[in-house]
RNA sequence: GUUUCGAAACGGCAAACCGAUCGCGAGAUUGGGACGCAAAGCUACGGAUCUCUUUGAGACCGCCGGGCUACCAAA
Repeated sequence: GUUUCGAAACGGCAAACCGAUCGCGAGAUUGGGACGCAAAGCUACGGAUCUCUUUGAGACCGCCGGGCUACCAAA
């Protein structure tokens, strides 16, 4: 120096719910708000779940895995 684990510190994100907007819908964006999160950052690649204008097209990763990236670091 790098990798795995992650005590501490600086910070970060933001569930449910409410308002506005968009969408047929699942849901998304945004403002408020915090249940939680060490990847609760990105990615729809696999599975699960959900929606519809259902031979198909979508939603969703804060459901479980995979891939990529990443601040600080004690033991």
About this RNA
This is a predicted structure of a 75-nucleotide RNA (c-di-GMP-I riboswitch aptamer) from Stieleria marina.